[in-house]
Transfer RNA from Candidatus Thiomargarita nelsonii, 77 nucleotides, folded computationally. Model confidence (mean pLDDT): 80 of 100. The sequence is in RNAcentral, with records from ENA. NCBI's taxonomy places the organism under Bacteria, Pseudomonadati, Pseudomonadota, Thiotrichales, Thiomargarita. Its Rfam family is "tRNA". About the family: Transfer RNA (tRNA) molecules are approximately 80 nucleotides in length.

RNA sequence: GGCUAUGUAGCUCAGAUGGUUAGAGCGCAGCACUCAUAACGCUGAAGUCGGUGGUUCAAUUCCACCCAUAGCCACCA
Numbered sequence: 001g002g003c004u005a006u007g008u009a010g011c012u013c014a015g016a017u018g019g020u021u022a023g024a025g026c027g028c029a030g031c032a033c034u035c036a037u038a039a040c041g042c043u044g045a046a047g048u049c050g051g052u053g054g055u056u057c058a059a060u061u062c063c064a065c066c067c068a069u070a071g072c073c074a075c076c077a
Base pairs, nucleotide, nucleotide: 001073002072003071004070005069006068007067010026011025012024013023019057028044029043030042031041050066051065052064053063054062
C1' cells in the first nucleotide's frame, strides 16, 4: 500500500427484512434472605449504537469517506 472483518452499557456480545420504548449475561448500587459473608431472589442506574456526510417520511440497520482494532496478501525504489 491492497483486500477482508469488527466497532452497540464498565466488560463479553445479541439485535434485521429500515419502523412504535435499543436488549441479554457478567459486573455495579439498593432491598430482601442469613448470626454473618457468599450464593439464590427482587428492584435500579448506566448507551450522542466509533466520527462526518448522503439516501429516506423514518437509519444502530442502506451508501460514501474518515478513524481505531484484528487478520491475510504485497512491499526489495